This is a predicted structure of a 72-nucleotide RNA (transfer RNA) from a Candidatus Micrarchaeota archaeon. NCBI's taxonomy places the organism under Archaea, Nanobdellati, Microcaldota. Its mean pLDDT, the model's own confidence on a scale to 100, is 84. It matches the Rfam family "tRNA". The family's RNA type in Rfam is transfer RNA.

RNA sequence: GCCUCAGUAACUCAGUGGUAGAGUGCCAGUCUUGUAAACUGGAAGUCGAGGGUUCAAAUCCCUCCUGAGGCU
Numbered sequence: 001g002c003c004u005c006a007g008u009a010a011c012u013c014a015g016u017g018g019u020a021g022a023g024u025g026c027c028a029g030u031c032u033u034g035u036a037a038a039c040u041g042g043a044a045g046u047c048g049a050g051g052g053u054u055c056a057a058a059u060c061c062c063u064c065c066u067g068a069g070g071c072u
Stems, first nucleotide, its partner, number of pairs: 001071007010024004018055001026042005048064005
C1' cells in the first nucleotide's frame, strides 16, 4: 500500500428498509434474623463520525476513524 471482517445499553451480543431488543450487570421493592439466591418492577442508547439514496436508514451507497485478520 491492497483485501476481508467487526464497531448497537456498563459488558457479551441479536436486530439485513417501517416504534431499537435480550442475557449479565446496576437501582428499587417482596422474601430472609441478616446476606446471597429467587421473584416483581425500573433506569440506562446522538446504533463509531460525516454525507448521500428513500415517504421512511442501525439496516442500502460513498468517505473517514478505531480494532482484528490476511496478502505484498